[in-house]
A computed fold for a 363-nucleotide RNA from an uncultured Gammaproteobacteria bacterium, annotated as Bacterial RNase P class A.
The model forms 97% of the base pairs in the Rfam consensus.
Rfam family: Bacterial RNase P class A. Gene Ontology terms of the family: dimeric ribonuclease P complex, tRNA processing and ribonuclease P activity. It is annotated as a ribozyme.
RNA sequence: CGAGUCAGCCGGGCAAUUGCUGUUUUGCUUCUUUAUUGAAGUGGGAUGGAGGAAAGUCCGGGCUCCAUAGAGCAGGGUGCCAGGUAACGCCUGGGGGGUGUGAACCCACGGCAAGUGCAGCAGAAAAUAAACCGCCUGACGCAUUUCGAUGCAGAGGGUAAGGGUGAAAUGGUGCGGUAAGAGCGCACCGCGCGACUGGUAACAGUUCGCGGCAAGGUAAACCCCACCCGGAGCAAGGCCAAAUAGGAAUCCGCUAAUGUUGCUCGCAUUGGAUUCGGGUAGGCCGCUUAAGGCCUGUGGCGACGCAGGUCACAGAUGAAUAAUUGCCUUCGACAGAACCCGGCUUACAGGCUGACUCAUUUU
Numbered sequence: 001c002g003a004g005u006c007a008g009c010c011g012g013g014c015a016a017u018u019g020c021u022g023u024u025u026u027g028c029u030u031c032u033u034u035a036u037u038g039a040a041g042u043g044g045g046a047u048g049g050a051g052g053a054a055a056g057u058c059c060g061g062g063c064u065c066c067a068u069a070g071a072g073c074a075g076g077g078u079g080c081c082a083g084g085u086a087a088c089g090c091c092u093g094g095g096g097g098g099u100g101u102g103a104a105c106c107c108a109c110g111g112c113a114a115g116u117g118c119a120g121c122a123g124a125a126a127a128u129a130a131a132c133c134g135c136c137u138g139a140c141g142c143a144u145u146u147c148g149a150u151g152c153a154g155a156g157g158g159u160a161a162g163g164g165u166g167a168a169a170u171g172g173u174g175c176g177g178u179a180a181g182a183g184c185g186c187a188c189c190g191c192g193c194g195a196c197u198g199g200u201a202a203c204a205g206u207u208c209g210c211g212g213c214a215a216g217g218u219a220a221a222c223c224c225c226a227c228c229c230g231g232a233g234c235a236a237g238g239c240c241a242a243a244u245a246g247g248a249a250u251c252c253g254c255u256a257a258u259g260u261u262g263c264u265c266g267c268a269u270u271g272g273a274u275u276c277g278g279g280u281a282g283g284c285c286g287c288u289u290a291a292g293g294c295c296u297g298u299g300g301c302g303a304c305g306c307a308g309g310u311c312a313c314a315g316a317u318g319a320a321u322a323a324u325u326g327c328c329u330u331c332g333a334c335a336g337a338a339c340c341c342g343g344c345u346u347a348c349a350g351g352c353u354g355a356c357u358c359a360u361u362u363u
Stems, first nucleotide, its partner, number of pairs: 002358009012328007020049012051334001055345002058343005063233004070265004075229005080094005095109001096107004110224002115222002117218002132163002134159004141152004171189006190213001191211005196205003237285004247276006256270004292311008
């Protein structure tokens, strides 16, 4: 000086004027009341007002209702080990596998020796395997001959070591053996089983023993195994006020029906379903103090826990934060809460900081 990896932060700012809205406080006016009692309207002051993803609606919960419960099957989810958490399919650490020179990053990571499937084309053959080229040779032969044999051929048979096809060809390398070959035998490696050692465990091993050894892949194929799972959702659910028609008809009905996934059992209740017709669509709560943020100390490799201190940080409801001017500036990306929180995933112009890795040059 360049290229990268991981983590964190900002994401237009300042000032003035006018405007919108929540909370709180204080005047004025009107109605009402025993009464600043209650309600409404309108001014002043103080103070707060969108995000790191508010997005996706993919997971997990808090909360509300069914509801006074449950069990089983079906169905669904997760899938190495140990921890964290309210919980999770999330996070942390470790193990195994893979990518990269590396810092680092990724994993849908239980089981194929329970069973059933699947793999186009090519290839002899992708499984109850098999022979295209080849190698060997004890039939029948041919040629040569120093008569010992040598060479050629190869029916039938043997073979899967060499070559080919393919993503993948039935463990690998070497030695011996054989007519030629083959775990056929042996050594080492690999694989399987067991013991020992280390580790909480997943697992690991310059450890030891036995075995020639199940023909590989695929479960994000069906399936098997282990663990987990009620449902619906703030348009949940409550309160107040107002209005109407306490409406009509039909069917089922205790041997029945209904009850928040489906089926069965159980439990509870006494009605349930359909059609026609009529009224209302208003206000308040839920609604923001949260498994909250920040700081310090302490325990832990870490996620995080514990203790203390401090702050009060949007609550709209057809939907609030806008407009104008001036200056600065990185000349502005992705993009707007609607009950709340913990995650994951996706989008993002530009700028700042730290640690680490690699390469080049110089000293």